Predicted 3D model of a 120-nucleotide RNA (SAM riboswitch aptamer (S box leader)) from a Bacteroidota bacterium. The coordinates come from a structure-prediction model, not an experiment, and the mean pLDDT is 83. Taxonomically the source falls in Bacteroidota (Bacteria, Pseudomonadati).

């Protein structure tokens, strides 16, 4: 690095060093930020994906309900911030008609991306 495959509207912070950018990337729109970004260090948490001498408890199993947190990642502004491709549906405009064009949705999929587990 790529492949699988699970999930991603909830949760959770001070303090030291630094000293201007951040919010993967590209656009486009909203944000954060010298009342101190990024990034490192420590420190608290969160959550429960792996795990709990295979936790209970059901099942033949797959699994499914539940409990816990010592350990291993992660995570700790804003839905992965929001939108980009295709669908669907609401409203408006366009045209005799087929049609077409914006807007809007905590609408449905994809694609991108980030954790987890596995295999390679």
């Nucleotide at each position: 690095u790529g492949c699988u495959u699970a999930u991603c509207a909830a949760g959770a912070u001070u303090g030291g060093c630094a000293g201007a950018g951040g919010g993967a990337a590209c656009a486009g729109g909203c944000c954060c930020u010298g009342u101190g970004a990024a990034g490192c260090c420590a420190u608290a948490g969160c959550a429960a994906c792996c795990c709990c001498a295979g936790g209970c408890g059901a099942g033949a199993a797959a699994u499914c309900g539940u409990g816990g947190a010592a350990g291993g990642u992660g995570c700790u502004a804003a839905a992965u911030c929001c939108u980009g491709c295709c669908c669907u549906g609401a409203c408006u405009g366009u045209u005799u008609u087929a049609u077409u064009a914006g807007u809007c949705a905590u609408g449905g999929g994809g694609a991108a991306g980030a954790u987890g587990a596995g295999a390679a």